[in-house]
Molecule: c-di-GMP-I riboswitch aptamer
Organism: Syntrophobacterales bacterium
RNA sequence: CCUUGAUAAAGGCAAAGCACUCGAAAGGGUGCGACGCAAAGCCACUGGCCUAACCCUUCUCUUCCCAGCGAGGGCACGGUCGCAGGGCUGCCGGG
Numbered sequence: 001c002c003u004u005g006a007u008a009a010a011g012g013c014a015a016a017g018c019a020c021u022c023g024a025a026a027g028g029g030u031g032c033g034a035c036g037c038a039a040a041g042c043c044a045c046u047g048g049c050c051u052a053a054c055c056c057u058u059c060u061c062u063u064c065c066c067a068g069c070g071a072g073g074g075c076a077c078g079g080u081c082g083c084a085g086g087g088c089u090g091c092c093g094g095g
Stems, first nucleotide, its partner, number of pairs: 002095004012037002017032006035082001041088003045085003048080003055074005061068002
């Protein structure tokens, strides 16, 4: 440097749930907690998935317009790296 994770050691991370908290939501943070993880370390770059505040739009109503409440539809510029791919970095053991 390449490859590999059946075994060992030292250690690491922490799903669900609960509490508090941020957020419109999805989801995030902290603590408790461990389902799992050899990159479950980092990066939303590509695809997927989740959400839909703003915005656009349809309908009803507010006498008409404007505007607005309500209901429906669309949309990521919001998320997810513990969905996959890709990029960067890295401990230990084997070859």